[in-house]
RNA sequence: ACUCCGGUUGAUCCUGCCGGCGGCCACUGCUAUCGGGCUGGGUCAGCCAUGCAAGUCUGCUGAGCUUUAAGCUCAGCGGCGCACGGCUCCGUAAUAUGCAGACAACUUACUCUGAGGUGGGGGAUAACCCCGGGAAACUGAGGCUAAUCCCCCAUAGUUGAGAGCUUCUGGAAGGCCUCUCAACGAAAGGUUCAUCCGGAUGUGGAUGAGCCGCCUCAGAAUAGGUCUGCAUCCUAUCAGGUAGUUGGUGGGGUAAUGGCCCACCAAGCCUAAGACGGGUACGGGCCCUGAGAGGGGGCGCCCGGAGAGGGACACUGAGACAAGGGUCCCAGCCCCACGGGGUGCAGCAGGCGCGAAUUUUCCACAACUCCCGAAAGGGAGGUGGAGCCAGCCCGAGUGCCUUCACCUCUUGGUGGAGGCUUUUGCCCUGUGUAAAAAGCAGGGCGAAUAAGCGGGGGGCAAGAUGGGUGCCAGCAGCCGCGGUAAUACCCACCCCGCGAGUGGUGGCCACAAUUAUUGGGUUUAAAACACCCGUAGCCGGCCCAGCAAGUGCUCUGUGAAAUCCUCACUUGCAGUGAGGGCGGGCAGAGCAUACUGCUGGGCUAGGGACCGGGAGGGGCCAGGGGUAUUCCUGGAGGAGGGGUAAAAUCCUAUCAUCCCAGGAGGACCAUCAGUGGCGAAGGCGCCUGGCUGGAACGGGUCCGACGGUGAGGGGUGAAGGCUGGGGGAGCGAACGGGAUUAGAUACCCCGGUAGUCCCAGCAGUAAACGCUGCCCACUAGGUGUCGCGGGGCCCUAGUGGUCUCGCGGUGCCGAAGCGAAAGCAUUAAGUGGGCUACCUGGGGAGUACAGCCGCAAGGCCGAAACUUAAAGGAAUUGGCGGGGGAGCACAACAAGGGGUGAAGCCUGCGGUUUAAUUGGAGUCAACGCCGGGAACCUCACCUAGGGCGACAGCAGGAUGAAGGACAGUCUAAAGGGCUUUCCUGACGCGCUGAGAGGAGGUGCAUGGCCGCCGUCAGCUCGUACCGUGAGGUGUCCCCUUAAGUGGGGCAACGAGCGAGACCCUCGCCCCUAGUUGCUACCUACAGCACUUGCUGUAGGGCACACUAGGGGGACUGCGCCCGUUAAGGGCGAGGAAGGUGAGGGCGACGACAGGUCAGUAUGCCCCGAAUCCCUAGGGCUACACGCGGGCUGCAAUGCGUAGGACAAUGGGAUGCCACCCCGAAAGGGGGAGCAAAUCCCCUAAACCUACGCCCAGUUCAGAUCGAGGGCUGCAACUCGCCCUCGUGAAGCCGGAAUCCCUAGUAACCGCGGUUCAUCACGCCGCGGUGAAUACGUCCCUGCUCCUUGCACACACCGCCCGUCAAGCCAACCGAGUCGGGUUUAGGUGAGUGGCAAUCUUCGGGUUGUCACGAACCUAAACCUGGCGAGGGGGGCUAAGCCGUCACAAGGUAGCCGUACGGGAACGUGCGGCUGGAUCACCUCCU
Repeated sequence: ACUCCGGUUGAUCCUGCCGGCGGCCACUGCUAUCGGGCUGGGUCAGCCAUGCAAGUCUGCUGAGCUUUAAGCUCAGCGGCGCACGGCUCCGUAAUAUGCAGACAACUUACUCUGAGGUGGGGGAUAACCCCGGGAAACUGAGGCUAAUCCCCCAUAGUUGAGAGCUUCUGGAAGGCCUCUCAACGAAAGGUUCAUCCGGAUGUGGAUGAGCCGCCUCAGAAUAGGUCUGCAUCCUAUCAGGUAGUUGGUGGGGUAAUGGCCCACCAAGCCUAAGACGGGUACGGGCCCUGAGAGGGGGCGCCCGGAGAGGGACACUGAGACAAGGGUCCCAGCCCCACGGGGUGCAGCAGGCGCGAAUUUUCCACAACUCCCGAAAGGGAGGUGGAGCCAGCCCGAGUGCCUUCACCUCUUGGUGGAGGCUUUUGCCCUGUGUAAAAAGCAGGGCGAAUAAGCGGGGGGCAAGAUGGGUGCCAGCAGCCGCGGUAAUACCCACCCCGCGAGUGGUGGCCACAAUUAUUGGGUUUAAAACACCCGUAGCCGGCCCAGCAAGUGCUCUGUGAAAUCCUCACUUGCAGUGAGGGCGGGCAGAGCAUACUGCUGGGCUAGGGACCGGGAGGGGCCAGGGGUAUUCCUGGAGGAGGGGUAAAAUCCUAUCAUCCCAGGAGGACCAUCAGUGGCGAAGGCGCCUGGCUGGAACGGGUCCGACGGUGAGGGGUGAAGGCUGGGGGAGCGAACGGGAUUAGAUACCCCGGUAGUCCCAGCAGUAAACGCUGCCCACUAGGUGUCGCGGGGCCCUAGUGGUCUCGCGGUGCCGAAGCGAAAGCAUUAAGUGGGCUACCUGGGGAGUACAGCCGCAAGGCCGAAACUUAAAGGAAUUGGCGGGGGAGCACAACAAGGGGUGAAGCCUGCGGUUUAAUUGGAGUCAACGCCGGGAACCUCACCUAGGGCGACAGCAGGAUGAAGGACAGUCUAAAGGGCUUUCCUGACGCGCUGAGAGGAGGUGCAUGGCCGCCGUCAGCUCGUACCGUGAGGUGUCCCCUUAAGUGGGGCAACGAGCGAGACCCUCGCCCCUAGUUGCUACCUACAGCACUUGCUGUAGGGCACACUAGGGGGACUGCGCCCGUUAAGGGCGAGGAAGGUGAGGGCGACGACAGGUCAGUAUGCCCCGAAUCCCUAGGGCUACACGCGGGCUGCAAUGCGUAGGACAAUGGGAUGCCACCCCGAAAGGGGGAGCAAAUCCCCUAAACCUACGCCCAGUUCAGAUCGAGGGCUGCAACUCGCCCUCGUGAAGCCGGAAUCCCUAGUAACCGCGGUUCAUCACGCCGCGGUGAAUACGUCCCUGCUCCUUGCACACACCGCCCGUCAAGCCAACCGAGUCGGGUUUAGGUGAGUGGCAAUCUUCGGGUUGUCACGAACCUAAACCUGGCGAGGGGGGCUAAGCCGUCACAAGGUAGCCGUACGGGAACGUGCGGCUGGAUCACCUCCU
């Protein structure tokens, strides 16, 4: 310091990556008032015009000038400096750097300290003078001269050798000191003052003192040189490197060690703790980030290194191999008289080029510092200042107050008015500065001169605002927005964040415990090597002693400054000062000795050896045996066999199959056989023998830690495959054929080659799996089984049975614990220890390239570009399955009955047609459906004509707006328009907005209603419990039910919505009531019969029927049986009715974006003088066709004619209509009753009786057409219904297929209502007649529950694979071709060094020889880049082609290895795995 958030899912947990929020660096968009501090070419170490960046000093000589003075200027000789400072980061992976050391192997100008000295002599030369050469640069000859220039001698001294003293330091004397010898061998003057001398002056000389120098030695300081240890990037797809290489001896060279160099000798040296090679890179202090560990960087400043166009070399010097010095080569540029010369900004400015990108050709030596000088002083593009850039950091401002109006939810905002302040700004003065400027101080003016950028869907702070757009334009880090209501695009308004900034892009760190030392993992997510042996390495039992390397403690030195922290000064930043910290380190000294280590000694618990009797498909070799298949021979036999779901190919009359006997040959080894044994794994199974490996148990004799793991390495290693040689019965990739199929390169069938087998060799891989590395220790148990041992009991005494204990092996269950979960659990996936291997999102890819191995196939090792937001694991809920189990249903089957599908017609739909044939509905769940039977209307469509604007504003309007209208005219018609006027009297569709209206759009914006899943038995809740969680439990199991109905069990206990109950109708009984109902009974009257009687009416009556109100009744209540004593079931009794009595109403949570904007309602959009309103006509009625539903039939169980009988529900006022009349009928004319238990519709029909028909397209059937008539209505032509007559079509029982129905049901029969002026074969009801079959099942279709698999979750109409076609992209191979780099060899060779000779004016020159050697040339090898015909794969890309591979048993289980084959996914063979569903059996466990 402890950080999270978004994104894989329907949801969950986990793994994992991608993205967001932070900090830092650069560039950049928009924007910008001021001040301070800091920084500012990161790319081309590319090239540079111009100017400047190093001079100074009288020691000496000369020239010139002058205000004679240590005067000034210039040139030269000479001294010091120019080796610093400044710039840059090319090279460099170690000759560098950092830290710590060493020099007994060294140097150090100027400076400081100490000691001593400075004597004598000689020589040259520049400037100058004179003469030449050259275009220039420059240069030659002659002559003169000085010094702090050069030389000689002397002394001091130094060095070397030897010896001594042994004193000091030290690990060690070669150091130091003394002696002897040898060699070498110093010095320079100047100036001031005083005194003296010479001289005319200038000036010279001597002595003394001072100052500045000079020489020698020693010491110090400073600066360097060399050496050592440790640290110091990536790559093993770089594994071996090395000839001066490693060492020795001797020499050369250097300031100095050393192979640094040379000669000779030896053959070493480095390397897995990474040599050598390749790539990249100056290193550090530090900087960024981070809690830290770490990661990244190394700009400025400081330290060190390296470089100066590329490269080489030396000279001078204390110091250089020097670049603002020299020589040479190379490349570039410049000058040239072509002979020859010049040049080096990675110094400061500045230019070009490059690039995303980095400034002024400024001022000054005033300060600091450096060089020279005794000093004064001079010089310095070091430096100090200024200029430019928001590049970074810090600071300040862009105003404050009051009031009014408006807006506003509030804070508040906008505008007006008034007041205040003046930082900043502008003007003036002073100070400030080297000069300016800033700043500071004072005065004046004036709110004046100064706000933006990004964002507002989530993450993530701020819009569910308006407009525009309509998968377009666009946004978007990620998720994702946009297809007509966009909080996500663009604009506006408002809001949020930060603010002179704010966003973007690229890079780094953090977040990331996603490289895990701190601090991760590997059964299934990525990840345990196929297995064993073993080298290095790492780790290591018990006891004693010693040492003190690790380790701990104390002390010392060092780890530069700056940076960091604290304090002080400073307004602040910067700065200064003081203190602290860091630098995590290294080195030295001392102490300690538990642990580790090392050395020595001992022990036996680890390990090993040995002994004993047993177990075992352990391995190799040899011998033997057995059954079966096939083939051959013989016999017997007779026509088929074989094969499959069914077939066929095939075999068979040349005799098969089948049966018997004999023979041949190859492979194999049933039963026993077992989650039983053995082995390291692969793997191992007839018997016997031989050889041989290992383990367990028991014994406790021996050794004495001998051990564990194991990078490299070695060995073993199923199947398939390869080479050579055998062998070949069966099986059987490929292949041939037959089937299947749309196809069938498959699955099935008939054949069949490699192979399978043996020997010898190669190969080296598998789902080589327990998907679980090896070893050790510890941590509850239970129960099988195998081997060995101990004990008890039984015994038929058997190598017997049984129980138990111990050890070892092998299974199952299970506690704690662990785990994301599934699960693991003494055989760990628990808890610890040791060692190894491996992982780090998915794809590309186990691919490419390189290397190694292999005969090949191929194996091992093993990337990147590019692409992608996921890919995954486990579990959950659903859904699904050509998975399983249980239950259920006439929109399931079965058993039956009747239909549809053929015909004609009716009706709806499609299609077509049309001016229009309006629109909707589309599997079940659209299609006699939208109550949809449309003549007009309806009406939405078509044709034609006409009409309509509330409200506001503007034209206009008493010279009359708007409205109304006679006549005429336009017209089908109309004051609708127009002509002409009249009436009325104030408004004003001519224009712009805005409305009314819309059956115009959107049922994918909606309400409501409805359909369907589904009359199915389900759907949930509360509390509790289980699970990290989604979620589960309850709701599961058994029995039962129509039912989640009930009973029992159970971590559940209860409850709700559904089911049931309830409501209505019907069925039995009772009560109440009695008109309009009833009339048994009584009375009266009338009619008919006339024997009791029948009918009608009226009055009693309400018994019955009926009506309509209430009540009863049925509950498995009773008996037997079954069941658990239950729930309940079966049978029975009783009963009108029996187990929900029958029928209906009532439709759970929800799904289907199901249907309806055209019933109404309704958001949004659109039309708005037409998509509104009205009218006429037409259309919805079309017709070559296709489909659905129905009606009528095809006839004799029928049809026709005549006669006869029995209902119920309903309806009725522009209505039902008795009755009478007319008409053949439809119907018409009269006309009573009834707003209805009263009157009317009202005759029911099938049925019964009788007669006819006689199997015929008919006396069936009635379509079609003709004629006549009637009714409704404004109107029946398109296009109504009815009656009568005539006509008399198709049709003789219906292919594939399909529908309904379980009892008063189907079927058949008619009746009523609805709509309605008229029109049903529709629909909704009503009654009449009235069956057959089942009392089961889950086969088909579906539903419910449980369970299982899943890669599905818009949920199988799901998902998804590969080829092919098209486009784009990157990488690979590629004949080659063009560059760059490195190395090696050879050649040429500037130059350098050594040696020798020779010449010399001693400076040097010349020649010869040896060695090194830049550069260039040639050749080769290697590395790397560009292009490249063509080739092969890969990735990506809304709707291309082919198939269906995988996911459910995915319809042939899948997958792995291998081999062959195939358009493709793939198929097949062999071996393996379960990460396979399902059923059954065996075994084992609980």
Predicted 3D model of a 1486-nucleotide RNA (small-subunit ribosomal RNA) from a Candidatus Nanoarchaeia archaeon.
The same sequence occurs in records of 2 taxa.
Rfam family: Archaeal small subunit ribosomal RNA. Its family is annotated with ribosome and structural constituent of ribosome in the Gene Ontology.
Model confidence (mean pLDDT): 82 of 100.